[in-house]
RNA sequence: GCUGGUAUAGCUCAGUUGGUAGAGCAGUUCAUUCGUAAUGAACAGGUCACGUGUUCGAGUCACGCUACCAGCU
Numbered sequence: 001g002c003u004g005g006u007a008u009a010g011c012u013c014a015g016u017u018g019g020u021a022g023a024g025c026a027g028u029u030c031a032u033u034c035g036u037a038a039u040g041a042a043c044a045g046g047u048c049a050c051g052u053g054u055u056c057g058a059g060u061c062a063c064g065c066u067a068c069c070a071g072c073u
Stems, first nucleotide, its partner, number of pairs: 001072007010025004019056001027043005050064004
């Protein structure tokens, strides 16, 4: 240099044909207990790496760009 892949909550990951983004763990609060753990309930947490475009509407499509992974040269 070329090709392919990945990027979404603090972490690990879903997200179907484009239609207002979710789970588990972690966090906070409450209940339960003599207390802790465990368990149950509720809550909070997101500019979907970044930019531009297409569209009535983009996590999803197009282009660019950045980082990482794999392969080729």

A computed fold for a 73-nucleotide RNA from an uncultured Clostridia bacterium, annotated as transfer RNA. The coordinates come from a structure-prediction model, not an experiment, and the mean pLDDT is 81.